[in-house]
RNA sequence: CAAGUAGAUCAGGUGGUCGCGAGCGCAGGUCCGCGACGCGGGACUGCGCCCGAGGAAAGUCCGAACUCCAUAGGGCAGGGUGCUGGGUAAUCCCCAGUGGGGGCGACCCUAAGGAAAGUGCAACAGAAAUCAAACCGCUCGUGCGGCGUUCUGCAGCCCUGCUGCAGGCGUGCGAGUCGAGUAAGGAUGAAACGGUGCGGUAAGAGCGCACCAGCGGCCGGGCGACCGGUCGGCUAGGCAAACCCCACCCGGAGCAAGACCAAAUAGGAGGGACACAAGGUGGCCCGCCUUUCCCUCGGGUACGGUCGCUAGAGGCCCUGGGCAACCCGGGUCCAAGAUAGAUGACCACCCUCGACAGGAUUCGGCUUAUAGAUCUAGUUGCUUG
Numbered sequence: 001c002a003a004g005u006a007g008a009u010c011a012g013g014u015g016g017u018c019g020c021g022a023g024c025g026c027a028g029g030u031c032c033g034c035g036a037c038g039c040g041g042g043a044c045u046g047c048g049c050c051c052g053a054g055g056a057a058a059g060u061c062c063g064a065a066c067u068c069c070a071u072a073g074g075g076c077a078g079g080g081u082g083c084u085g086g087g088u089a090a091u092c093c094c095c096a097g098u099g100g101g102g103g104c105g106a107c108c109c110u111a112a113g114g115a116a117a118g119u120g121c122a123a124c125a126g127a128a129a130u131c132a133a134a135c136c137g138c139u140c141g142u143g144c145g146g147c148g149u150u151c152u153g154c155a156g157c158c159c160u161g162c163u164g165c166a167g168g169c170g171u172g173c174g175a176g177u178c179g180a181g182u183a184a185g186g187a188u189g190a191a192a193c194g195g196u197g198c199g200g201u202a203a204g205a206g207c208g209c210a211c212c213a214g215c216g217g218c219c220g221g222g223c224g225a226c227c228g229g230u231c232g233g234c235u236a237g238g239c240a241a242a243c244c245c246c247a248c249c250c251g252g253a254g255c256a257a258g259a260c261c262a263a264a265u266a267g268g269a270g271g272g273a274c275a276c277a278a279g280g281u282g283g284c285c286c287g288c289c290u291u292u293c294c295c296u297c298g299g300g301u302a303c304g305g306u307c308g309c310u311a312g313a314g315g316c317c318c319u320g321g322g323c324a325a326c327c328c329g330g331g332u333c334c335a336a337g338a339u340a341g342a343u344g345a346c347c348a349c350c351c352u353c354g355a356c357a358g359g360a361u362u363c364g365g366c367u368u369a370u371a372g373a374u375c376u377a378g379u380u381g382c383u384u385g
Stems, first nucleotide, its partner, number of pairs: 001381003005377006012350007020052002023049006030042005054356001058367002061365005066254004073286004078250005083097005098112001099110004113245002118243002120239002135186002137182005144174002146171004151167007194212006213235001215232007258307004268297006277291004314333005320327002
């Protein structure tokens, strides 16, 4: 200098003028209530102080706090998680490890419990896709043909020999009838009952051996996942993000939850069940609690107001513990609370010339979108000293 890796921060700024919403204080005038000349509350107006959108506010994918059912226990079904240990209020999250995979590396990914509990799937191709199997091939034997013959028999002849026929014997000869052996080689396929090499065999095969993988036993290390050593028999495919088995966890609904105030009516009509009954916020059963409950029709009030509503599993800094996530302790700070739904317009200057994008009960995560700028640590390559 270039390339790549992991993590963190900011998210246009400054000044001025006018305009919005909350809180607090002061003043005005108005309405309501009451224990009545005082108090309390609400709307409105003016002035002052002070605060006012995000790293994702998005998705609504998870987990909770909180509220109600409700007094809330057990089981079944159902759902969730799935390597180990730790963190947390909790989680499908975070940290640290282990196994496997990728990268030269810094690092990244993880479909990571169980396949001898059972069921199931693998089209087509292939002989055969889980306790099976032989298409091509290889070897041996029988049989066929050829070749050979100091063998046997018969016949002929040019007769101490030759020739022909038949049988026997032999034969890295040729084809390939039948039988036996084989799964090493070839074909098919994503995958073919461990892999490579040597020996051995009629030809082969863990048949034997060496190394490796897998499975099992023993010993050692580790909290554990797992790792190392050694021995053994040679081998007990893949898929569970297929059903399933195993271990652990799980009430439901949700701020439009819910509480209070105000206002109004028809305490209406009909039907059903009725204590061996009915009802009780996912389904079923048991237990428990309550004593009336459920269905249909019809009528009235309010589309009102207040609370919930922001001081928190909170932010920042520091000592200590821990590899870390994080925890104990101390100090300090108060950061939007709208509801016909608030932060906008203009001017000047600077600059990285501005992307993705606007709360509605609140937090902890994950995922997705994203212009530009800055910082820290470490990897690889080139060059220089």
Molecule: Bacterial RNase P class A
Organism: Bacillota bacterium